[in-house]
Bacterial RNase P class A from a Chloroflexota bacterium, 367 nucleotides, folded computationally. It matches the Rfam family "Bacterial RNase P class A". The family's RNA type in Rfam is ribozyme.
RNA sequence: CCAGCAGACCGGGCGAUCGCUUCGAUUUGAUCGGAGAGGAAGGUCCGAGCUCCUCCGGGCAGCGCACUGGGUAACGCCCAGGCGCCGACUGCGCAAGCAGCCGGGGACGGAAAGUGGCACAGAAACAUACCCCCCGACUUGUCGGGGAAGGGUGAAAUGGCGGGGCAAGAGCCCACCGGCGGUAGUGCGAGCUACCGGCCGGCCAAACCCUGCGCGGAGCAAGGCCAAAUAGGAGGGUGCCAAGGGUGCCCGGCCCAAACCCUCGGGUUGGCCGCUUGAGGCCCUGAGCAAUCCGGGUCCCAGAUUGAUGAUCGUCCUCCCCGACUCGUCGGGGAGACAGAACUCGGCCUACAGGUCUGCUGGACUU
Numbered sequence: 001c002c003a004g005c006a007g008a009c010c011g012g013g014c015g016a017u018c019g020c021u022u023c024g025a026u027u028u029g030a031u032c033g034g035a036g037a038g039g040a041a042g043g044u045c046c047g048a049g050c051u052c053c054u055c056c057g058g059g060c061a062g063c064g065c066a067c068u069g070g071g072u073a074a075c076g077c078c079c080a081g082g083c084g085c086c087g088a089c090u091g092c093g094c095a096a097g098c099a100g101c102c103g104g105g106g107a108c109g110g111a112a113a114g115u116g117g118c119a120c121a122g123a124a125a126c127a128u129a130c131c132c133c134c135c136g137a138c139u140u141g142u143c144g145g146g147g148a149a150g151g152g153u154g155a156a157a158u159g160g161c162g163g164g165g166c167a168a169g170a171g172c173c174c175a176c177c178g179g180c181g182g183u184a185g186u187g188c189g190a191g192c193u194a195c196c197g198g199c200c201g202g203c204c205a206a207a208c209c210c211u212g213c214g215c216g217g218a219g220c221a222a223g224g225c226c227a228a229a230u231a232g233g234a235g236g237g238u239g240c241c242a243a244g245g246g247u248g249c250c251c252g253g254c255c256c257a258a259a260c261c262c263u264c265g266g267g268u269u270g271g272c273c274g275c276u277u278g279a280g281g282c283c284c285u286g287a288g289c290a291a292u293c294c295g296g297g298u299c300c301c302a303g304a305u306u307g308a309u310g311a312u313c314g315u316c317c318u319c320c321c322c323g324a325c326u327c328g329u330c331g332g333g334g335a336g337a338c339a340g341a342a343c344u345c346g347g348c349c350u351a352c353a354g355g356u357c358u359g360c361u362g363g364a365c366u367u
Stems, first nucleotide, its partner, number of pairs: 001363010012316007020036006038338001042349002045347005050219004055253006062215005067081005082108001083106001085104003089100004109210002114208002116204003130151002132147007159177002162174003178200002180197007223273004233264005244256003280299005286293002317336009
């Protein structure tokens, strides 16, 4: 300097004139003052606050989560750590590999509860010999016996590398590495470290499933109040002291009960509340590796309802192109992303022209 990855921030400012919504004051419809769309307001994928559905208990279904610890109102979210995989660099080693350090991912409980799958290829995928190696015999390419180290097939082939041994081989034996098991130490824990032991035939649960933990339902079009209007509507089912109803289903208790359920039809589509002071924003000391928390200070920052938050002018800013030139200035032209609150908040995911910053990875050049 170029490219990439991860993360964070900005994404328009200022002035004038007019306009719109809302709150407050007031001489009351006019004037003055304050405020007025985001980092995602999008998706509606999670979690809650809040509202309603009598309530309580048990069971089931369904759904969610799943390494450990912490944070949070809670979560499928966030933080820290552990293990394992991939990649670069450095060091040790004959090698397999091991260690350090950095970056990037992980849908990370269980395969001795059960069921199921591993096609094709291959000799063989819960078990075996195609090529091959060794021994013996003989008719010199056949038979008998032994082997699974080498080659081939495959995603995966009886742990791996090196050596010994053997007729040839095999953890058959040895040292090292890996897995598994035991003992001890250490850590809140997941784990880690050391020593001992030849114990050494899988993989898939992002297959059904099992285990552990958690969860009532519906949602601001929730819900409440006022006003008004109509048809005190018509038909059917079951039933009247227990059928039915009580917001996933079943059971039990409890409550309503002459009611309840189904079909058709009619009226009201008006106004007010809910509706914005909040698990709130910002700043600071302290605690903590961090997420975050305690404390102190300060501020009020939209509440519309066919739905406001705008228009014009000037100027500044960022970027692109052209020209000039005193090489960082001037002049001209053009562009300025994704996208609009509707009860509120914490997350996740997706979209984004242009610009800035931080960390890391790879490459090139120079010293």